RNA sequence: CUCAUCAAGACCGGCUGAGGGACAGGCCCUUUGAAGCCGGGGCAACCUGACGGAGCUAACCACUCCGAGAAGGUGCCACUUCCUGCGGAAUACGCUUUGGUAUCGCCGACAGAUGAG
Numbered sequence: 001c002u003c004a005u006c007a008a009g010a011c012c013g014g015c016u017g018a019g020g021g022a023c024a025g026g027c028c029c030u031u032u033g034a035a036g037c038c039g040g041g042g043c044a045a046c047c048u049g050a051c052g053g054a055g056c057u058a059a060c061c062a063c064u065c066c067g068a069g070a071a072g073g074u075g076c077c078a079c080u081u082c083c084u085g086c087g088g089a090a091u092a093c094g095c096u097u098u099g100g101u102a103u104c105g106c107c108g109a110c111a112g113a114u115g116a117g
Stems, first nucleotide, its partner, number of pairs: 001117006011040005019029003023085004041077003046073003051067005081111001086108003090103004
């Protein structure tokens, strides 16, 4: 840089000791112990391998798709990626018009996270 996914799911112990939820605002979590490190456990199924089915083929291989599973490589285990941040639609309010305000909600970007390349 490209592509895919992000409303589901999953916690204990030890060390330590004040912060943490990326940033800003908000709202939260936290000495009934934050973050970090270590050990164990779990969730999930992105990648690899192995398995089953379908397509393709005369048949096989390869390839593609689907499924099951969870051995290996990652990842993850408060809150929707905690919410909003930019744009749009819809609805409501309101206005002479342009414009404006609001929304536990909708769509799309941006940013971020994770995986694969």

The RNA shown here (SAM riboswitch aptamer (S box leader)) has 117 nucleotides and comes from a marine sediment metagenome. RNAcentral holds the sequence, with entries from MGnify. Model confidence (mean pLDDT): 80 of 100.